The RNA shown here (Glycine riboswitch aptamer) has 86 nucleotides and comes from Azohydromonas caseinilytica.
The model forms 90% of the base pairs in the Rfam consensus.
The sequence is in RNAcentral, with records from Rfam.
Lineage of the source: Bacteria > Pseudomonadati > Burkholderiales > Sphaerotilaceae > Azohydromonas.
Model confidence (mean pLDDT): 76 of 100.
[in-house]
Order: sequence, then structure tokens, then C1' cells
RNA sequence: CUGUUCUGCGGGAGAGAGAGGCCUUCGCCUCCGCCGAAGGCGCAAGCUCCCAUAAUCGCUCAGGCACACCAAACCGCAGAAGCAAU
Repeated sequence: CUGUUCUGCGGGAGAGAGAGGCCUUCGCCUCCGCCGAAGGCGCAAGCUCCCAUAAUCGCUCAGGCACACCAAACCGCAGAAGCAAU
């Protein structure tokens, strides 16, 4: 210096302002329709065969679906930890 994990700050999409009911409101429940970038599950080539193995690809259990708040894969900056290699 690079790779791994964690913390803080910043950026960060998609999908019904759906119908009905409860409720002063916030909000909650049911039904139908949708989204995928918390998480989860599944798959290719790489090699003649077998095993293992990926994702922002697929599935949608979970989660989510006006704005905003929260969350959000991934990215940038700063810091910490310990390990590997040099």
C1' cells in the first nucleotide's frame, strides 16, 4: 500500500395518494394489484466427469409501495480492529 470486518458523515432507486373496516388524528387490520437495493433462497461458464463456487441475474418467504421520517444494495471521505501477503 492492497484485500477483510466494524463505526461515523455524505450520496442513494423502484412499486396503488387503491377498495373496505376500526379510529378524533397519527395509525392499525383485511382484500386485490405491484416493487426489489435490508435479509433469505436458486442458477452459468470456467474442465472430459463429479463436488464446491457469483451478482445490482432470477424468486419474492420476509421487507416495502404519494411526499417526508426510518430503512436501503452499492459508492465516496475519515477512523478503528485484527488477519493475510509484500